[in-house]
This is a predicted structure of an 87-nucleotide RNA (c-di-GMP-I riboswitch aptamer) from Thiobacillus sp. UBA3361. It matches the Rfam family "c-di-GMP-I riboswitch aptamer". Rfam describes the family as follows. GEMM was predicted in a large-scale screen for bacterial structured RNA regulatory elements. The coordinates come from a structure-prediction model, not an experiment, and the mean pLDDT is 89.
RNA sequence: GACCUGCAAGGGCAAACCCAUCGAAAGGUGGGGACGCAAAGUCACCGGUCUAAAGGGCGCCAGCCUCAUGACAGCGGGAUCGCCAGG
Numbered sequence: 001g002a003c004c005u006g007c008a009a010g011g012g013c014a015a016a017c018c019c020a021u022c023g024a025a026a027g028g029u030g031g032g033g034a035c036g037c038a039a040a041g042u043c044a045c046c047g048g049u050c051u052a053a054a055g056g057g058c059g060c061c062a063g064c065c066u067c068a069u070g071a072c073a074g075c076g077g078g079a080u081c082g083c084c085a086g087g
Base pairs, nucleotide, nucleotide: 003087004086005085006084012037013036017032018031019030020029021028022027035074041080042079043078045077046076047075048072049071050070055066056065057064058063
């Protein structure tokens, strides 16, 4: 330095749910809270999933359909950086 592994210690993150806030929504952020996580650090490149405001279409004018330019890295793959211990 590369790869593999996760039994210690020190630490790290934080699902559901609740409150506040931003957002059309999905969801984000902050606080509380811990289901879990050895990359649950970072990046939407590939697949997937969620939402559908604007736009387009339909309409019996209530609404319905479509669409990502919006999201999810705690869905899988990939890229990239990295702590400790052991091999």